Annotation
This is a predicted structure of a 671-nucleotide part of an RNA (large-subunit ribosomal RNA, domain II) from Porites lutea. The coordinates come from a structure-prediction model, not an experiment, and the mean pLDDT is 83. The source organism's lineage runs through Eukaryota, Opisthokonta, Eumetazoa, Poritidae and Porites.

Context: one part of a larger RNA
């Protein structure tokens, strides 16, 4: 990793409760004994039942409770035994898996340390004390050359060890080799024999070693320790179907009690829509309270000043209470106030669910999505509640692909039809449909503030054949270089004033310019030509803004009076929806109506092995099993044929289980 074989709700006692059965106001026996023994007959001790109500005395078809002849509370027979299931206690108790822990043992032939007896350490080097002679010294001490041979001395085989590499890593080896490397007369190495034993022991101490085991050896045994944990747990069909919440918990990935399912009996109803009738104090508003706030008016106190010796009288462009107008904001404000929701003894209409006990669960980790909020940054596929939907536990069609979105809830067949959501050029089933606009950006087929003579439509207001708007020609003057200032200041550095006159019309001057003048221009006006110009607001569709990491995000081709966007219209396609034809189950008296499913719950079956009946049928003229295959059931199967195989074994009623594998890093055997 395949294959084939083994592998998990069971036994035992008690209690519940249901089915079935047997006797009834009764039922039934235990230990035990007897025979002809798994059966029968004895055995009455015991239990449960036939009466309750009362705290009890008591009383009794009644009692309690009361003063009570009121009132209400329990009670006014249907039980028992056994079988089978099905739960629950308790026992290994559905199997499989601990790290521990405690008792009796066996271990020092590995290793640590002793103890006793033995063994080994080539060859070199250097030369300690000490002694000898000689020199010196008063005498030592000293100085020389010899002689000696010490030492946890040096150098380097044996032998010991283990600093570094590289190999090796399913190895030659479950610690090695190669090559360099430390010690090698010593606190040295070794051989034998022995001593110390686990709550110990031994340690020049690493918690190191005590037989490839050591923060406490190893073996049996307590033991199948215990596991709120993790994994596995074996045919089929059928009906019905959940939880992921509250409250508690040394509780929080568990449990107990409620909800939520089922299954089975019950008494009666019950539930939902509208009308009707109610109470509210949420959204929204809103300021009359309670806070808070803009901007103004009046102006208690207070500050600053004046006068006065002072007590006082004034002024005020400061502050500022209260108050009035005038504006806004509020979960912990409300004068007023929805819409839902809620309650309900009424009415009408529709449905079969709701309700009560008893048995059996399972769920108590949820998830997005919309909509009201709390937390957070009005950040998260975030996190905490509410209400409602899907997922979970639900296919199918539509979102290109997509548990939680849209449509839509699969009993099963049909090469029948209708339609939803979404669609109708090509892929790709259906409109290259229609009418009217819009967009030129490939916008469509991401995104703000904030920009712009894009472009369309609407509304306002203004000039305009007595000729606007622009666009060309002409004009644009004199007093004057107004006055002050100033080195100058002449329309134009700055300051005041801003008249008058000629006129068709021209500012004591709109911009450039000059040192200052000058030049240019513009307001204003006359002409030529001519028909509409301007400004301001509103919408609708594009435009900028507009950067992300391998290489292109409408699904792709491609799409331009569309194949984009806006409205309007009519076909069509489109699902397991609906109809249509047929079959099969459920439930119900019946028309009729249901049959998606996870944890779960409850029914009906299928086969395997042994046993009993049936006096078993069959069987070497071929059982049982193997192989192949036709034929049949809604399924678990069932059956026949042909072939192989060689000796047992069906079928049908009953009984009894070691009663069904695909998973358990399962176990065992093959490959």
């Nucleotide at each position: 990793g395949c294959c084939g074989g083994c592998g998990a709700c069971u036994c035992g006692u008690a209690u519940a409760a249901a089915a079935u059965g047997g006797c009834a106001a009764g039922g039934u026996u235990a230990a035990g004994a007897a025979u002809g023994a798994u059966a029968u007959u004895c055995g009455a001790a015991g239990c449960c039942u036939u009466a309750g109500u009362g705290a009890a005395a008591a009383c009794a078809a009644g009692u309690c409770u009361g003063a009570a002849c009121a009132g209400g509370g329990c009670a006014u027979u249907a039980g028992u035994c056994a079988u089978u299931u099905u739960a629950u206690a308790u026992g290994g108790a559905c199997c499989c898996g601990a790290a521990c822990c405690c008792g009796a043992g066996u271990g020092a032939u590995c290793u640590a340390a002793c103890c006793a007896u033995g063994a080994c350490c080539a060859g070199g080097a250097a030369g300690a004390a000490a002694c000898u002679u000689g020199g010196u010294u008063a005498a030592a001490a000293c100085c020389a050359a010899g002689u000696g041979g010490a030492g946890g001395u040096c150098c380097g085989a044996a032998c010991u060890g283990a600093c570094c590499a590289a190999u090796g890593u399913u190895g030659a080896a479950a610690a090695a080799u190669u090559g360099a490397c430390a010690g090698a007369u010593g606190a040295g190495u070794u051989g034998u024999g022995g001593u110390u034993a686990g709550g110990g022991g031994u340690g020049a101490a690493a918690u190191g070693c005590c037989a490839a085991u050591c923060g406490a050896a190893c073996u049996c045994g307590g033991a199948g320790c215990u596991a709120g944990c993790u994994g596995g747990u074996u045919c089929u069909c059928c009906u019905c179907g959940a939880a992921a919440u509250g409250c508690g918990u040394u509780g929080a990935g568990g449990c107990g009690c409620a909800g939520c399912a089922u299954u089975u009996a019950g008494a009666a109803u019950u539930u939902g829509a509208c009308u009707a009738a109610g109470g509210g104090g949420u959204a929204a508003a809103g300021c009359a309270c309670u806070g808070u706030u803009c901007c103004g008016g009046u102006g208690c106190g207070g500050g600053c000043u004046a006068u006065g010796a002072g007590a006082a009288u004034g002024g005020u462009a400061c502050c500022a209470a209260a108050u009035c107008g005038u504006u806004g904001c509020a979960a912990a404000c409300u004068u007023a106030g929805a819409a839902u929701a809620c309650u309900u003894a009424a009415g009408u209409c529709a449905a079969u669910a709701a309700c009560u006990a008893a048995a059996u669960a399972g769920u108590g980790a949820g998830a997005c999505u919309a909509u009201g909020g709390g937390g957070g940054a009005u950040a998260a596929g975030c996190u905490c509640c509410a209400u409602a939907g899907u997922c979970g536990a639900a296919a199918g069609g539509g979102a290109a692909a997509c548990a939680g979105c849209c449509c839509a809830g699969a009993u099963c067949a049909u090469c029948a039809g209708c339609u939803a959501a979404g669609g109708c050029c090509c892929c790709u089933a259906a409109a290259u449909a229609a009418u009217a606009g819009c967009u030129a950006a490939g916008u469509g087929u991401u995104a703000a503030a904030g920009g712009a003579g894009g472009u369309a439509u609407g509304a306002a207001u203004g000039c305009u054949a007595a000729a606007a708007c622009a666009a060309c020609c002409a004009a644009g003057a004199g007093g004057u270089u107004u006055g002050c200032c100033u080195a100058g200041a002449a329309g134009c550095a700055g300051c005041c004033a801003u008249c008058c006159u000629u006129a068709a019309a021209a500012g004591a001057g709109u911009g450039c310019g000059u040192a200052a003048c000058a030049g240019c221009u513009c307001a204003c006006u006359g002409g030529u030509a001519a028909a509409g110009c301007g400004u301001u607001c509103a919408u609708g569709c594009g435009c900028c803004g507009a950067a992300a990491a391998u290489g292109a995000a409408a699904g792709g081709g491609a799409c331009u009076a569309a194949a984009g966007c806006u409205a309007u219209u009519u076909g069509c396609c489109g699902a397991a929806g609906c109809u249509a034809u047929g079959a099969g189950c459920u439930u119900u008296u019946a028309u009729a109506a249901g049959c998606g499913g996870u944890a779960g719950a409850g029914g009906a079956g299928c086969g395997u092995u042994c046993u009993g009946u049936u006096a078993u049928a069959g069987g070497g003229u071929g059982a049982a099993g193997c192989u192949a295959u036709a034929u049949u059931g809604u399924a678990a199967g069932a059956c026949g044929u042909a072939g192989u195989g060689g000796a047992c074994g069906a079928a049908a009623c009953a009984g009894a289980a070691g009663u069904g594998a695909g998973a358990a890093u399962g176990u065992c055997g093959g490959c």